[in-house]
Record summary: This is a predicted structure of a 74-nucleotide RNA (transfer RNA) from Candidatus Wildermuthbacteria bacterium RIFCSPHIGHO2_02_FULL_49_9. Its mean pLDDT, the model's own confidence on a scale to 100, is 81. The RNAcentral record of the sequence draws on ENA. It matches the Rfam family "tRNA". From the family's description: Transfer RNA (tRNA) molecules are approximately 80 nucleotides in length.

C1' cells in the first nucleotide's frame, strides 16, 4: 500500500429508512430477623463528519479504531 470484515448502554449483544430492545451489571423498592436468591421498577446507548429523504442506526461518501488476507522493503 491495496482488498474485505467490526464499531449500538459500564459488558455481551438482537434489530430495522418510521418511538432503540434482550441480557449482564448499577440505583430503589417488596420480601426475609440479617444476607443470598426472587420479584417490581429505575437510570444509562446507535464511533466522528458530511450527503441523500419528509424522515438515516439503517443508503451514500470521508475520518478514525480494531480484526482478517495480500503485496513491498529490511
Nucleotide at each position: 500500500g491495496c482488498g474485505g470484515g467490526a464499531u449500538u448502554a459500564g459488558u455481551u449483544u438482537a434489530g430495522u429508512g418510521g418511538c432503540a430492545g434482550a441480557a449482564c451489571c448499577c440505583c430503589a423498592g417488596u420480601u426475609u430477623u440479617c444476607c443470598a436468591a426472587a420479584c417490581u421498577g429505575g437510570u444509562g446507548g446507535c464511533a466522528c463528519g458530511a450527503g441523500u429523504u419528509c424522515g438515516a442506526u439503517u443508503c451514500u461518501c470521508g475520518u478514525a479504531u480494531c480484526c482478517c488476507g495480500c503485496a513491498c522493503c529490511a